[in-house]
């Protein structure tokens, strides 16, 4: 890289440095942002794996994660849609 699963409307900062973007990636919206973005330390959240302990429990490792549903539409169900499915993608563990 790919392929199979399982979840993605819950939770997470009045903190340091730092200094302009940011919210996958393309279109179209619509936020967030000098009252300070990215990213980095620190803190925290959750609880997919390991471990404990067996209990629906913990919270040591190992990943994730920490504005808004995966920010919302892009395909089909359908004339519409705040509904439902796919697709795409995101993090885990399993495989090649």
């Nucleotide at each position: 890289u790919g392929c199979u699963u399982a979840u993605c409307a819950a939770g997470a900062g009045u903190g340091a440095c730092a200094g302009a973007g940011g919210g996958a990636a393309c279109a179209g919206g619509c936020c967030c942002u000098g009252u300070g973005a990215a990213g980095u330390c620190c803190g925290g959240c959750a609880a997919c794996c390991u471990g404990c302990u067996u209990a629906u429990g913990u919270a040591a490792g190992g990943u994730g994660c920490c504005a808004a549903a995966u920010c919302c539409u892009g395909c089909g169900g359908u004339a519409a849609a705040u509904c439902c499915g796919a697709a795409a993608g995101a993090u885990g563990a399993g495989u090649u």
Record summary: The RNA shown here (SAM riboswitch aptamer (S box leader)) has 96 nucleotides. Rfam family: SAM riboswitch aptamer (S box leader). About the family: The SAM riboswitch is found upstream of a number of genes which code for proteins involved in methionine or cysteine biosynthesis in Gram-positive bacteria. Its family is annotated with regulation of gene expression in the Gene Ontology. The sequence was found by an Rfam model in a public genome assembly.